[in-house]
RNA sequence: GACAGACGGUCGCGGGUUUCGAUUCGUGCGAAACGCGAGGAAAGUCCGGACACGACAGGACACGGUGGUGGAUAACGUCCACCGACCUUUGAUUGCUGGGUCAGGGCGAGUGCCACAGAGAGUAGACCGCCGAUGGUCACGUUCGCGUGACACAGGCAAGGGUGAAAGGGUGCGGUAAGAGCGCACCGCCGCUUCGGUGACGGAGCGGGCUCGGUAAACCCCACCGCGUGCAAGCGCAAGCAGUUCUCGAUCCACAUUGGUGGAUGCCCCUCGUCUGGGGGAUGAGAACGGGUAGCGUGCAAGAGCGUGUCGGCAACGGCGCGCGUAGAUGAAUGGCCGUCACCGCCGAGGCCGACGUGAGUCGAGCCAGAGCGGGACAGAAUCCGGCUUACGUC
RNA sequence: GCGAGAUAGCUCAGGCGGUCAGAGCGUCGGAUUCAUAACCCGGAGGUCGAGAGUUCGAGUCUCUCUCUCGC
Numbered sequence: 001g002a003c004a005g006a007c008g009g010u011c012g013c014g015g016g017u018u019u020c021g022a023u024u025c026g027u028g029c030g031a032a033a034c035g036c037g038a039g040g041a042a043a044g045u046c047c048g049g050a051c052a053c054g055a056c057a058g059g060a061c062a063c064g065g066u067g068g069u070g071g072a073u074a075a076c077g078u079c080c081a082c083c084g085a086c087c088u089u090u091g092a093u094u095g096c097u098g099g100g101u102c103a104g105g106g107c108g109a110g111u112g113c114c115a116c117a118g119a120g121a122g123u124a125g126a127c128c129g130c131c132g133a134u135g136g137u138c139a140c141g142u143u144c145g146c147g148u149g150a151c152a153c154a155g156g157c158a159a160g161g162g163u164g165a166a167a168g169g170g171u172g173c174g175g176u177a178a179g180a181g182c183g184c185a186c187c188g189c190c191g192c193u194u195c196g197g198u199g200a201c202g203g204a205g206c207g208g209g210c211u212c213g214g215u216a217a218a219c220c221c222c223a224c225c226g227c228g229u230g231c232a233a234g235c236g237c238a239a240g241c242a243g244u245u246c247u248c249g250a251u252c253c254a255c256a257u258u259g260g261u262g263g264a265u266g267c268c269c270c271u272c273g274u275c276u277g278g279g280g281g282a283u284g285a286g287a288a289c290g291g292g293u294a295g296c297g298u299g300c301a302a303g304a305g306c307g308u309g310u311c312g313g314c315a316a317c318g319g320c321g322c323g324c325g326u327a328g329a330u331g332a333a334u335g336g337c338c339g340u341c342a343c344c345g346c347c348g349a350g351g352c353c354g355a356c357g358u359g360a361g362u363c364g365a366g367c368c369a370g371a372g373c374g375g376g377a378c379a380g381a382a383u384c385c386g387g388c389u390u391a392c393g394u395c
Numbered sequence: 396g397c398g399a400g401a402u403a404g405c406u407c408a409g410g411c412g413g414u415c416a417g418a419g420c421g422u423c424g425g426a427u428u429c430a431u432a433a434c435c436c437g438g439a440g441g442u443c444g445a446g447a448g449u450u451c452g453a454g455u456c457u458c459u460c461u462c463u464c465g466c
Base pairs, nucleotide, nucleotide: 001395002394003393005341006340007339008338009337010336011335013037014036016034017033018032019031020030021029039378043389044388046387047386048385049384050383051230052229053228054227063226064225065224066223067222068082069081070080071079072078083104084102085101086100087099088098105221106220110219111218112215113214114213127161128160129157130156131155134154135153136151137150138149139148140147141146169187170186171185172184173183174182188210189208190207191206192205193204194203195202196201234298235297236296237295243289244288245287246286247285248284250265251264252263253262254261255260267281268280269279270278271277305324306323307322308321309320310319311318312317343375344374345373346372350368351367352366353364354363355362356361396466397465398464399463400462401461404420405419406418407417413451422438423437424436425435444460445459446458447457448456
């Protein structure tokens, strides 16, 4: 990078279109025909967007994320190219091959941490060790100025040993009492200049003895990015219950011109064995209205789409032309069986070829062919898309 | 679509990187008792869910995966 068995028949499941039938006239029910129906990961939900609603002048703080450079892109933590470091390969570190890995800004801004061990863990330190220049003590010599030797008390040193993951540049020469960038050469580091490159960075030159330990997947600093919630977003229609308004409302009495108002009776429950009395409660039907629950519809399948050709570009990718264009379920459809063919494995009748043998025949990691048997992984869309990661069979 | 967690047989601490792997219950052994329980003494038992990375060093920090629970 490619494939994810193919074709046909039949029985089912989900959606669609057309026709027919019945019908309570509700675009719902039934039947038939036609055509369609999972993936490279549909998965994890780890990133990024589209879309929708809410918020929002702008900015800052806080919080979160990203982190070499340049590009691609709607965007990204993804992809491409390059740079640097490291690992590996190679004759190739020098002498520039190939492959791979990198969360790869900053610890020469600040703060923190560096256990145990160790003398010392950060303007460090002296355990073993080295030295005897200087001071001191002692001994000897002395021309009395000092000299030589010993000790290692004060002291000097950090080369070597030792501890540790890490001990304040490395190698060599000089130098020194011993040493040390103390001096020098080369390498490393830092700064400046210059050249090349869009840039990361690289080359060259000059200067500085060298200050700069590790850790930011520690707090933090710098630069850049980021509003919140998510299709259970949202939009439309709209049972039931509740609300508001209106109309019609059981019987009687009183007031009122009417509309209506007030009272009593009546109904249910409690108190009670019953009545009376007392207390409490409900008022029935219809219509309209706005919001809106269940439910239904929509969002919802033409999209940053796929294939192919060509052009631009190192590439990622982009422009143009042509062609294709058919999943939309909602406890959730996409499956079973049969036949033929293809693939793989087992077994291997038979034939061919080769070797041996006069021959019958025997032998073979050989070739062709094929009856039969078995097998085909990971896994199931749920708003859509771009990535990453993980699972997995074969080439 | 979103959030939290996994540490001994069980329930949980430790979350600030190092000698910090712990507590209670349980289990095993001892002691006590005539015997058992309780009390007392002592011990064992963990690759901190799995795999990578950062770091001298990871239960702790970061990433990926698995499983569980909740909205």

Predicted 3D model of RNase P RNA and transfer RNA as a complex of 466 nucleotides. Rfam match: Bacterial RNase P class A. By type it is a ribozyme. From the family's description: Ribonuclease P (RNase P) is a ubiquitous endoribonuclease, found in archaea, bacteria and eukarya as well as chloroplasts and mitochondria.